[in-house]
RNA sequence: GGGACGAACCGGGCCGCCGUCGCCGAGGCUUGCCUCGGCGGAGGAAAGUCCGGGCUCGAAAGGACGCGACGCCGGCUAACGGCCGGGCGUACGGCUGGCGACGGCCGUACGACAGAAAGCGCAACAGAAAGCGAACCGCCUGCGCCGAAAGGCGCGGGUAAGGGUGAAAAGGUGGGGUAAGAGCCCACCGCGUUCGCGGCGACGCGAACGGCACGGCAAGCCUCGUCGCGAGCAAGGCCGAACAGCGGAGGCGCGGUUCGCGCUCCGUCUCCACCGCGAGGUGGAGACGGUACUCCGCGGGUAGGCCGCGAAAGCGGAAGAGCGAUCUUCCGCAAAGAUGGAUGGCGGCCGCCGCGAAAGCGGUACAGAACCCGGCUUAUAGGUUCGUCCCUUUU
Numbered sequence: 001g002g003g004a005c006g007a008a009c010c011g012g013g014c015c016g017c018c019g020u021c022g023c024c025g026a027g028g029c030u031u032g033c034c035u036c037g038g039c040g041g042a043g044g045a046a047a048g049u050c051c052g053g054g055c056u057c058g059a060a061a062g063g064a065c066g067c068g069a070c071g072c073c074g075g076c077u078a079a080c081g082g083c084c085g086g087g088c089g090u091a092c093g094g095c096u097g098g099c100g101a102c103g104g105c106c107g108u109a110c111g112a113c114a115g116a117a118a119g120c121g122c123a124a125c126a127g128a129a130a131g132c133g134a135a136c137c138g139c140c141u142g143c144g145c146c147g148a149a150a151g152g153c154g155c156g157g158g159u160a161a162g163g164g165u166g167a168a169a170a171g172g173u174g175g176g177g178u179a180a181g182a183g184c185c186c187a188c189c190g191c192g193u194u195c196g197c198g199g200c201g202a203c204g205c206g207a208a209c210g211g212c213a214c215g216g217c218a219a220g221c222c223u224c225g226u227c228g229c230g231a232g233c234a235a236g237g238c239c240g241a242a243c244a245g246c247g248g249a250g251g252c253g254c255g256g257u258u259c260g261c262g263c264u265c266c267g268u269c270u271c272c273a274c275c276g277c278g279a280g281g282u283g284g285a286g287a288c289g290g291u292a293c294u295c296c297g298c299g300g301g302u303a304g305g306c307c308g309c310g311a312a313a314g315c316g317g318a319a320g321a322g323c324g325a326u327c328u329u330c331c332g333c334a335a336a337g338a339u340g341g342a343u344g345g346c347g348g349c350c351g352c353c354g355c356g357a358a359a360g361c362g363g364u365a366c367a368g369a370a371c372c373c374g375g376c377u378u379a380u381a382g383g384u385u386c387g388u389c390c391c392u393u394u395u
Stems, first nucleotide, its partner, number of pairs: 001391010012350007020041010043366001047377002050375005055232004067228005072086005087113001088111010114223002119221002121217002136163002138159009171189006190212001191210008236307004245298006251263005265290011314333008351364005
C1' cells in the first nucleotide's frame, strides 16, 4: 500500500418556486370554512408481522387433566424463543506431548446442548449377521480320501486379529499369551460406580474399584421441568343527526264525570251549484282510502364528529457500579400524528462514487409511520473508525 472477514457509526448539504398534514397567531364572513404569516413534519430498517410486553375490552374461586411453546448453567430485563458471561461437545487451523490409542494450549465456526439402566416404537438399501446381536471371505486345527511333495477335496471343530457391507458390527492402543485367536492377562486411553476436593451452577480435577455391563434415534410417541385465559386501536370510551318508532302538545265542533268522537291535510269516485258554445274549470257535500301538518320530549346509537394519540420500559449528556448485557444518580429536551390516509414535485449549485488526458458524461442505494415499546429476521449505492488474518514493498 492492497484484500478478506467481523463490530460500531453515518447514510447526502444549501438556495429558489409551487404544493401538502398538524399546531399557533391575525383577518374575514355564511360560525366552520376561507385567506395570510410563523413553527414542526419518516427510518435504520418505518418492512416481514416471527417472538415478547404495555394498554383496552371480555371471561375468570382454586387445583388437576388436556393442548401449545420453550429446554446446558448463571445473569440481565416489564417480558422473551432476545441479549451478556460461562461450561461441554463437534469440525477446522496453528503450536505441542506420546511408540500408539489419545491428550494439552490458543483461535475461529457450529450445536432443538434436559432424559435412551420408566415404557412403546423404528432402522430402508447393502450385508453371513442389526439387538437376550453374527462365521461370507480369511486364519488355525482333527479325521478320511487323492497326491512323490507342495497342496487339493469332503465331513467336523475353534476363532471376531485381518478383509468386505453399512449411518451404525460387539470398547481402543501397545505388549504378553495362543494351534490360531480373544479383556484371556497386563499397562495406558476411553467408559461406568463410589468417594474426596474446587465451583452458586453447568462442570472440572484427583483417587479407589469394576474387565466393560448400559449400542443408536426423543427433530417418532413419551418422561421431567418452566411458561402460557381469549381477542385486539376496526381494542375501547364520549357526543350524536336524518328516516322510522313511542309519548305528548298545538286549532275548532259535539256529547260528557275523569274522557271519547269527529273535523282541520292529500288522493279517488259520486252528487249538487255556478261559469264556459264545448273539452273543461271553480266551489260545496258525502263515501272510501292514505306512510297526512307543526312543535316538544324519549330511548336505542346508524351516518358523522371527538377522544384513545404522542411525557413513552422516551431521547441526549455526565458521573458511578459491573468483565459484560445492564443498572443507579444528576442535568437538559419537548420532538410527525394522517384517516382514501400529509411529509411531495420542479429547477440550480455543491458533496461523494465510477469512466475519461481534459472538457464532460453517468450514478447517488434499500425503502414510507398508522396505538406504543423491546427484540429477531430480511433489504441496503456509498463512506468513516476499530479489531483479526492474509498478500506485496521498504527498513